Predicted 3D model of an 83-nucleotide RNA (c-di-GMP-I riboswitch aptamer) from Niallia taxi. The sequence was found by an Rfam model in a public genome assembly. Its Rfam family is "c-di-GMP-I riboswitch aptamer". Rfam describes the family as follows. GEMM was predicted in a large-scale screen for bacterial structured RNA regulatory elements.
[in-house]
Order: sequence, then C1' cells, then structure tokens
RNA sequence: AAUUUACUUGGGCAAAUUUUACGAAAGUAAAAGACGCAAAGCCACGGGCCUAAAGCAAAAGCAAUGGCAGCCGGGUUGCAGAU
Repeated sequence: AAUUUACUUGGGCAAAUUUUACGAAAGUAAAAGACGCAAAGCCACGGGCCUAAAGCAAAAGCAAUGGCAGCCGGGUUGCAGAU
C1' cells in the first nucleotide's frame, strides 16, 4: 500500500420500550435502556419506504418542499486483526 472480516485485545455505536422537549405527522434531540452492528461514522446522489401541513379536488383522494443512512446501491473518511 492492497485485499479481507475466520480469530484476539482495548474501546465505539445503540433497536424495542419509557420520560421530557420540538414537530401537523412521519420523525428528531436528550436521558434511561440493549435488540443488534466492522462502518449501526458522515452525505438524501439513484432506487425504495414513511408522513401529508401548505396546495389541488365536490368528495374519495392526490401531492415533498418534511423524513428514514439500523432497507438496498453509490460517494467519502476511519479503528483493530489477518493475508
């Protein structure tokens, strides 16, 4: 430097749920909590999914400019071990 995640040490993150706050909602933040994770670090670029306030519609409903990176792909950075 490249490839890789079978194994080791030390560490890291934190699903569901509960509380508080924000939000129309989806959801987000903080605390508690651990189902899991080798990128479960970061970026909504492609696909997908969730929500539907404004708007449109007679109604049914449609509709992201709101979200999800712990759905998949892509980009980017990085710890340890092995080869």